[in-house]
């Protein structure tokens, strides 16, 4: 000097809940709050998971139409796991 690991320091993020709002929903955004997090920064690239408006099929009532069930992400989740990428501090 570089790398790895991890104490410490300076900071950072912010779960559930509640309120408002967007959305068909999952969920998102803002405030509240602090469960926790060495990337709980960014990225939906791979897998997993969640939802099913629209669409398709079936059934029921049956004039249209309505209801229920099943399938289906183009929707969502990065605080589910991984990949990519960026970053703080540095004792023994």
């Nucleotide at each position: 000097u570089a790398a790895a690991a991890u104490a410490a320091u300076u900071a950072g993020c912010a779960a559930a809940u509640c309120u408002a709002u967007c959305g068909a929903a999952a969920g998102g955004u803002a405030g509240u709050g602090g469960c926790g997090c060495a990337a709980a920064g960014c990225u939906a690239u791979g897998g997993g998971u969640c939802u099913a408006a629209a669409g398709a099929u079936a059934u029921u009532u049956a004039u249209c139409a309505a209801a229920u069930a099943u399938c289906c992400a183009u929707g969502a989740u990065u605080g589910c796991c991984a990949g990519g990428u960026u970053g703080c501090a540095c004792a023994c």

This is a predicted structure of a 92-nucleotide RNA (c-di-GMP-I riboswitch aptamer) from Orenia marismortui. The sequence is in RNAcentral, with records from Rfam. The coordinates come from a structure-prediction model, not an experiment, and the mean pLDDT is 83. Lineage of the source: Bacteria > Bacillati > Halanaerobiales > Halobacteroidaceae > Orenia. Of the family's consensus pairs, 95% are formed in the model. Rfam family: c-di-GMP-I riboswitch aptamer. Rfam's curators write: GEMM was predicted in a large-scale screen for bacterial structured RNA regulatory elements.